[in-house]
Model confidence (mean pLDDT): 83 of 100. A computed fold for a 75-nucleotide RNA from Sulfurimonas sp., annotated as transfer RNA. Its Rfam family is "tRNA". It is annotated as a transfer RNA. About the family: Transfer RNA (tRNA) molecules are approximately 80 nucleotides in length. Rfam links the family to the GO term triplet codon-amino acid adaptor activity. Lineage of the source: Bacteria > Pseudomonadati > Campylobacterales > Sulfurimonadaceae > Sulfurimonas. The sequence was found in a public genome assembly.
RNA sequence: GCUCGAUUAACUCAGUGGUAGAGUGCUUCCAUGACAUGGAAGAAGUCAUUGGUUCAAGUCCAAUAUUGAGCACCA
Numbered sequence: 001g002c003u004c005g006a007u008u009a010a011c012u013c014a015g016u017g018g019u020a021g022a023g024u025g026c027u028u029c030c031a032u033g034a035c036a037u038g039g040a041a042g043a044a045g046u047c048a049u050u051g052g053u054u055c056a057a058g059u060c061c062a063a064u065a066u067u068g069a070g071c072a073c074c075a
Base pairs, nucleotide, nucleotide: 001071002070003069004068005067006066007065010024011023012022013021018055026042027041028040029039030038048064049063050062051061052060
């Protein structure tokens, strides 16, 4: 440099163009003499960025950024 993939909550990940979710973690409460386990409730989101298509985009298209794999080139 080329090709393909990935980017969504603090972490790991789902998500058929039509209300953004789960597990773990976090906070509060219950329970316990106390801790762990357990139960209940809650908070937490620029869906990487910009633009385009559409009545409507996390989802489709393009560019850019970051990252992974493969290939190629130079030494």